[in-house]
Context: one part of a larger RNA
C1' cells in the first nucleotide's frame, strides 16, 4: 500500500466557522516539472528462467542468451496534469427592487386560569380512589360573589404550516439584529468546494453566587394496595423548575442517513415568490424558481424498504467500521469547582 463497508447488521464527529492540506470551471499561449517515447552508461559474478557442450544417465559442472521491471545522463513528444501570463461567464459574490417566517437579543405590555390574602352571602360537609384512608372543615372550609399580592405559562388562530447550522424558537408592541426566497439588469472574474487540529454554538439534568417561588414536583412523610410494595394510586412536600452571571458539554443531540456538485420517468398535496391566460373579484388555469409532504418507474438493497428531499448513477474533501463480552472499563493525560466529560487499552473468556 493493494480491499470491503457506515438507515435498521460494527461503523456519519450534536452543529457550525475555519487553519494546514486534498481537491477544483472555459478558452490561449508559454514552459516541459509531472507524464510518455528513443538513446548511451550502470544494474558485480554466482543463481533462477531459455538454448548449447562435458562426465555412460541425472544430479553436478560448463559456454551463450534472455532477464535484472531500477538509477543517471541527453535526444525528442505536449494531450492531460503542474507551474506562468493574458482572456472568458455557466460557479462564488456584491449591487437594484420585492417577499415571507414562533430565526436570534432587550426593553416594555396583555388577558384568561391555578394558589394565597381580605371582604360578603351562606352551611355541614369537602376533597380523594377500583373502592377507601391519610388530609382540609362549627376557630365556618367546599360552592358562590367582589377586592388584592405574586409567580409561571401563552387557549383559539395552529397546518407532516413556518424559521434556524444543529441544539431549537408560539400572547402584543418598540427597539437592535442574522440567514433565506424571487425578478429583471448590472458589476467582480473562479475570489469555490471539503476540512486534520483549532475555535465558537449547543436539549434536559446538574454546580457555584445572587435573586424569585403561583403550579408543578425527584427526595422525603403519611395514607392505601399487597404475600411483601424502599412501586404503581391518594394526601402533603423539599431542591428543582423561573430570572442575572459563569460554569458544565452530554442525549433515541435520529432521517439511528456527512458536506457540495452533476446527472436520471411521473403522478400528486401544501407553504414563499415570479410571469402568462381567463374571468370581472375572496377564486380559477398553464409555465417557473425555491422549501415541506405523500405515492411510484427504472435503478439500488439481506430484507425492510430508497426512489430529483436516494439508500439510483458518478466525482472531491472529512469522520468512522473490523467478532460478543471484558469496556467506553483501567492506567496515563487533558478539561472541569464538583458530578464528571474527552482521549483509550490489555489480561482473560466464548
Nucleotide at each position: 500500500c493493494u480491499g470491503g463497508g457506515c438507515g435498521u447488521a460494527a461503523a456519519g464527529c450534536g452543529c457550525g466557522c475555519g487553519u494546514a492540506g486534498g481537491c477544483g470551471g472555459u478558452c490561449u499561449g508559454g514552459u516541459c516539472a509531472g507524464u510518455c517515447g528513443g538513446a548511451u552508461g550502470u544494474g558485480a559474478a554466482a543463481g533462477c528462467c531459455c538454448u548449447g557442450g562435458g562426465c555412460u544417465c541425472a544430479a553436478c559442472c560448463u559456454g551463450g542468451g534472455a532477464a535484472u521491471u531500477g538509477c543517471a545522463u541527453u535526444c525528442g513528444a505536449u494531450a492531460c496534469u503542474g507551474c506562468c501570463a493574458a482572456a472568458c461567464u455557466a460557479g462564488a459574490a456584491u449591487g437594484u427592487g420585492g417577499a415571507a417566517g414562533a430565526g436570534g437579543g432587550a426593553a416594555g405590555u396583555g388577558g384568561a386560569g391555578u394558589u394565597u390574602c381580605c371582604g360578603g352571602u351562606g352551611u355541614a360537609g369537602c376533597g380523594g380512589u377500583g373502592a377507601a384512608a391519610u388530609g382540609c372543615g362549627u376557630a365556618g372550609a367546599u360552592a358562590u360573589c367582589g377586592g388584592a399580592a405574586g409567580g409561571a405559562a401563552c387557549a383559539c388562530c395552529a397546518g407532516u404550516g413556518g424559521c434556524g447550522a444543529a441544539g431549537g424558537c408560539g400572547g402584543c408592541u418598540u427597539c437592535c439584529u442574522g440567514g433565506u426566497c424571487c425578478a429583471a439588469c448590472a458589476u467582480u472574474g473562479a475570489c469555490g468546494c471539503u476540512g486534520a487540529g483549532g475555535u465558537g454554538c449547543g436539549a434536559a439534568a446538574g454546580c457555584g453566587u445572587g435573586g424569585g417561588g403561583a403550579g408543578c414536583g425527584a427526595a422525603c412523610a403519611g395514607g392505601a394496595u399487597u404475600a411483601g410494595a424502599u412501586a404503581c394510586c391518594c394526601u402533603g412536600g423539599u431542591a428543582g423548575u423561573c430570572c442575572a452571571c459563569g460554569c458544565c458539554g452530554u442525549a433515541a443531540a435520529c432521517g439511528a442517513u456527512g458536506a457540495g456538485a452533476a446527472c436520471u420517468a411521473g403522478a400528486u398535496g401544501u407553504c414563499g415568490g415570479g410571469a402568462g391566460g381567463g374571468u370581472u373579484u375572496a377564486g380559477c388555469c398553464u409555465c417557473u424558481c425555491g422549501g415541506u409532504g405523500u405515492c411510484g418507474c427504472a435503478g439500488c438493497u439481506a430484507a425492510c424498504g430508497c426512489a430529483u428531499u436516494a439508500a439510483g448513477u458518478u466525482c472531491u474533501c472529512c469522520g468512522c467500521c473490523u467478532g460478543g463480552g471484558g469496556a467506553g472499563u483501567a492506567c496515563g493525560g487533558u478539561g472541569g469547582c464538583a458530578a464528571c466529560a474527552c482521549u483509550a487499552a490489555a489480561a482473560c473468556u466464548c

Predicted 3D model of a 350-nucleotide part of an RNA (small-subunit ribosomal RNA, central domain) from a metagenome. The prediction has a mean pLDDT of 90. RNAcentral holds the full RNA, with entries from SILVA. It matches the Rfam family "Bacterial small subunit ribosomal RNA".